Small-subunit ribosomal RNA, 5' domain from Solanum pinnatisectum, 486 nucleotides, folded computationally. It matches the Rfam family "Bacterial small subunit ribosomal RNA". Its family is annotated with ribosome and structural constituent of ribosome in the Gene Ontology.
Context: one part of a larger RNA
RNA sequence: GGAUGAAUGCUGGCGGCAUGCUUAACACAUGUAAGUAGGAUGGAAAACACGGGAAAUAGUGUUUCUAGUGGAGGAUGGGUGAGUAACGCGUAAGAACCUUCCCUUGGUAGGGGAACAAUAGCUGGAAACGACUGCUAAUACCCCGUAAGAUGAGGAGCAAAAAGAGGAAUCUGCUCGAGGAGGGGCUCGUGUCUGAUUAGCUAGUUGGUGAGGCAAUAGCUUACCAAGGUGAUGAUCAGUAGCUGGUCUGAGAGGAUGAUCAACCACACUAGGACUGAGACACGGCCCAGACUCCUACGGGAGGCAGUAGUGGGGAAUUCUCUGCAAUGGGCAAAAUCCUGACAGAGCAAUGCCGCGUAACGGUAGAAGACUCACGGGUCAUGAACUUCUUUUCUUAGAGAAGAAGCAAUGACUGUAUUUGAGGAAUAAGCAUCAGCUAACUCUGUGCCAACAGUCACAGUAAUACAAAUGAUGCAAGCGUUAUCA
Numbered sequence: 001g002g003a004u005g006a007a008u009g010c011u012g013g014c015g016g017c018a019u020g021c022u023u024a025a026c027a028c029a030u031g032u033a034a035g036u037a038g039g040a041u042g043g044a045a046a047a048c049a050c051g052g053g054a055a056a057u058a059g060u061g062u063u064u065c066u067a068g069u070g071g072a073g074g075a076u077g078g079g080u081g082a083g084u085a086a087c088g089c090g091u092a093a094g095a096a097c098c099u100u101c102c103c104u105u106g107g108u109a110g111g112g113g114a115a116c117a118a119u120a121g122c123u124g125g126a127a128a129c130g131a132c133u134g135c136u137a138a139u140a141c142c143c144c145g146u147a148a149g150a151u152g153a154g155g156a157g158c159a160a161a162a163a164g165a166g167g168a169a170u171c172u173g174c175u176c177g178a179g180g181a182g183g184g185g186c187u188c189g190u191g192u193c194u195g196a197u198u199a200g201c202u203a204g205u206u207g208g209u210g211a212g213g214c215a216a217u218a219g220c221u222u223a224c225c226a227a228g229g230u231g232a233u234g235a236u237c238a239g240u241a242g243c244u245g246g247u248c249u250g251a252g253a254g255g256a257u258g259a260u261c262a263a264c265c266a267c268a269c270u271a272g273g274a275c276u277g278a279g280a281c282a283c284g285g286c287c288c289a290g291a292c293u294c295c296u297a298c299g300g301g302a303g304g305c306a307g308u309a310g311u312g313g314g315g316a317a318u319u320c321u322c323u324g325c326a327a328u329g330g331g332c333a334a335a336a337u338c339c340u341g342a343c344a345g346a347g348c349a350a351u352g353c354c355g356c357g358u359a360a361c362g363g364u365a366g367a368a369g370a371c372u373c374a375c376g377g378g379u380c381a382u383g384a385a386c387u388u389c390u391u392u393u394c395u396u397a398g399a400g401a402a403g404a405a406g407c408a409a410u411g412a413c414u415g416u417a418u419u420u421g422a423g424g425a426a427u428a429a430g431c432a433u434c435a436g437c438u439a440a441c442u443c444u445g446u447g448c449c450a451a452c453a454g455u456c457a458c459a460g461u462a463a464u465a466c467a468a469a470u471g472a473u474g475c476a477a478g479c480g481u482u483a484u485c486a
Base pairs, nucleotide, nucleotide: 002485003484004483006482007481008480009479010478013356014355015354016353017352018351019349020348021314026312027311028310030309031308032307036071040069041068043066045064046063047062048061049060050059052057079267080266081265088192089191090190091189093187094186097184098183099182102180103179104178105177106176107175110144111143112142113141120133121132123130124129149158163172164171165170193239194238195237200230201229202228205227206226207225208224209223210222211221212220242264244262245261246257247256248255249254269290270289272287273286292303293302294301295300322345323344324343328342329340330339331338360388362386369380370379371378372377394423395422396421397420398419399418403413430475431474432473433472434471436455437454442469444467445466
């Protein structure tokens, strides 16, 4: 000299683009982050219309709404790095597998049945939430038939389905095959920090057979049999750590690092467990135990911000309890819609990088003033005043996008970017240093005191080293210091 997710002291005009709890995986008030479809379904409620009735009212139709049943989605997206030295990750391969939605292609959908919610009644409880009785629909559930398929030497046996919308054409679904795409599970070669003041480790341990189990291979599990397996090419143990693409530095070899962005992994108050499902052993699902917090009528209940804002705490230190679904993407839906703290944006912070400005030409009576002096002068200094000019920026008044695809309509940002006119030099410079290293010197004060200090050192009466001042040097909306890496 370079670098940083930095902090800190002094100072601070603007814009663009980025970045912003590195510490306590500490505890969390409040709001919000996963809803959706009435074109699967039976009801309840409301409004309107129609004709009937003397009326109360009952019926039919249309529209709106949705607690329940049923469906697909809540396994994505978003967060964090505690654990993990491991097939976790990187790289190169492999065989014994699964796959919702999507694409291509070939078949099928015949007949029947019984329930359970909601609603109604009754009833327990402070609440959370229930118990009992009776009714009912379906793309919910079950049976028969049929055939693909699988298994098997063969025979025999096993074994699917659902309808909805529309006047119709037709559209959307359901079921069984085959192939694909994308995704996932598994195995393996190789690479992957420190310690020997850790030298032996291992009993389902290593292998085989039978059985079980899984989507699948496998001691994955189990019974029996054998006694193996691994290790100075560092096992085991202990410590530390998410890994990578990358990032910083260096001519390179290397060294350090793993914020943002992207891929993979792991975790979701702590520990364990399964259920459902194509997929989880599931952040905003369930069960059990524990710690903590809250409610309680003391019988019992509720909760989980390492989502987004925000609060306390810790800390040298890190932002708004903002706007919008307009764009991109995602979920559901036939679609319009709806939902989306993903995302798009705005706000805050000189935290970083980049750009611009704080004026420009001329101007000696070499002005006043300050410092200095050998008292002649010298320096600040063309600097100011003054003259002429300009308006980036600023203030103000108009015009005003692109981002919107897809005929029209649809923009949070936003009256933003940009642009035209008017005004007036107007609104805008600091910080550190000046003995050598190291660019830049004098005066006054102090007197081994007060101080300075990266290092060598300086200060004891003429200190270019302390403090102040004039001047100078360097960088500049920043400049110094501290910390860390090379």